This is a predicted structure of a 350-nucleotide part of an RNA (small-subunit ribosomal RNA, central domain) from a Phycisphaerae bacterium. The sequence was found in a public genome assembly. Its mean pLDDT, the model's own confidence on a scale to 100, is 89.
Context: one part of a larger RNA
């Protein structure tokens, strides 16, 4: 290459957008590039296969014939894939009318706790622990009352719930803003899916420059535990975590399960709609649609499990796997202030 594979045995890129690439719905015509066919010119001999001959056989050797991917040229065919004109409307989108959401950003704002400050009360103690002690406290702590400052986080509702591509999102308002579901079936007419490179977006932690700094808390210091105790316990604390801008670009960035169609029992549960059924309406009960979940059948599946949210049957695009250490390391390149990150071996060994 050709084959196998990717949930836990190696292997799904964190995730989107989205160029070339690959791939691509119904019909109808048209031309023939790809196909197929028939015919031509060529495929040197030898060699391989088949016959039949010559050396006593054999190997060898000598005759015929058949193979010969493939190329050239030309005739025909028109199903398919492709190309050219056309038509459709189910995929793709778009318009109305609703409907829900911690979805994004920015601006005000609200109580509850929590620390400090000040001023009353009060008068030995308080704090921490397994017990302790360091530590605070007669310069008046702890309690408790009242006023003021300050930052950070939004109890209950709150859920197996909900939104978003993922990261990730939660007090309340108010501005601007993405996006999805329903339903109509009016409108464009394959305008589609994947997506190598690009390009964006990405949790904590760390970085620069600047503000802020309530409480927690890496370094660190005391104080105890213990043979030690560079720790688990307690007292204290500084980056830090909070902003605003700019870097970093990692994760068990997990459903360890790419991403779009189609197709293949079921039973229950939630969220969000639409319709139906009784005169009217509520409840109900029917039916749908999209979305979260949970039981389960065929089947896959080493086996756990999985099963319409598929690890079932198909196809289409893309990433990745190929024995363990050595290594996600060296050297190279790149990007990065740095930390480093992304690409990636090899000797040696087992």
């Nucleotide at each position: 290459c050709u084959g196998g594979g990717c949930u836990u045995a190696a292997a799904g890129g964190g995730c989107g957008c989205g160029c070339a690439g690959g791939c691509g719905g119904a019909c109808c015509u048209g031309a023939a590039a790809g196909u197929g066919u028939c015919a031509u010119g060529u495929g040197a001999a030898a060699u391989c296969c088949c016959c039949c001959g010559g050396c006593u056989u054999a190997a060898c050797c000598g005759g015929g014939g058949a193979a010969u991917g493939g190329c050239u040229u030309g005739g025909c065919a028109a199903a398919c894939u492709a190309c050219a004109g056309g038509u459709c409307u189910u995929g793709a989108g778009g318009c109305a009318a609703g409907c829900a959401g911690g979805g994004g950003u920015g601006u005000g704002u609200g109580g509850a706790a929590c620390u400090c400050u000040u001023g009353g009360u009060g008068g030995a103690g308080c704090g921490g622990u397994g017990g302790a002690a360091u530590g605070c406290g007669u310069a008046g702590a702890u309690a408790u009352c009242a006023a003021g400052a300050g930052g950070a986080a939004c109890g209950c509702c709150g859920a197996a719930g909900g939104u978003g591509a993922a990261g990730a999102c939660a007090g309340c308002a108010c501005a601007c803003u993405g996006g999805g579901c329903u339903u109509g079936c009016c409108c464009u007419g394959a305008c589609g899916c994947u997506g190598a490179g690009g390009c964006g977006c990405g949790a904590a932690a760390g970085c620069g420059u600047g503000g802020g700094g309530a409480g927690c808390a890496a370094a660190c210091a005391g104080g105890a535990u213990u043979a030690g105790a560079u720790a688990c316990c307690c007292u204290g604390g500084u980056a830090g975590u909070c902003c605003a801008c700019g870097c970093c670009g990692u994760a068990a960035a997990c459903g360890a399960u790419g991403c779009c169609u189609a197709c293949u029992a079921g039973g229950u549960u939630g969220u969000a709609g639409a319709g139906g059924u009784u005169c009217u309406g509520a409840c109900g009960c029917c039916u749908u649609u999209a979305c979260a979940g949970u039981c389960g059948g065929a089947g896959c599946a080493a086996a756990a499990g999985u099963g319409u949210u598929a690890a079932g049957u198909a196809g289409g695009c893309c990433g990745c796997c190929u024995g363990g250490g050595g290594a996600g390391u060296a050297c190279g390149g790149u990007c990065g202030c740095a930390a480093g990150g992304c690409u990636a071996a090899a000797a040696c060994u087992c």

Annotation
The source organism's lineage runs through Bacteria, Pseudomonadati, Planctomycetota and Phycisphaerae. It matches the Rfam family "Bacterial small subunit ribosomal RNA".